[in-house]
RNA sequence: CGGGGUGUAGUCCAACGGUAGGACGUACCCUUGGGGUGGGUAAAGCCGGAGUUCGACUCUCCGCACUCCGA
Numbered sequence: 001c002g003g004g005g006u007g008u009a010g011u012c013c014a015a016c017g018g019u020a021g022g023a024c025g026u027a028c029c030c031u032u033g034g035g036g037u038g039g040g041u042a043a044a045g046c047c048g049g050a051g052u053u054c055g056a057c058u059c060u061c062c063g064c065a066c067u068c069c070g071a
Stems, first nucleotide, its partner, number of pairs: 001070007010024004018054001026042005047063005
């Protein structure tokens, strides 16, 4: 420098263009003599900006970050 891929919760991952979910973790409650296990409740997220669309995490474009391949 050229090309490909991936960006979603604290972590790891889902999500036919139509209400963003799961597991682990965290906080609180129940359970226990205490802890663990188990049960319940809650908080927490779409990398940024444009475009298309009635409607965008999803499609398009431009950036940014990470990563892979080539030179």
Molecule: transfer RNA
Organism: Patescibacteria group bacterium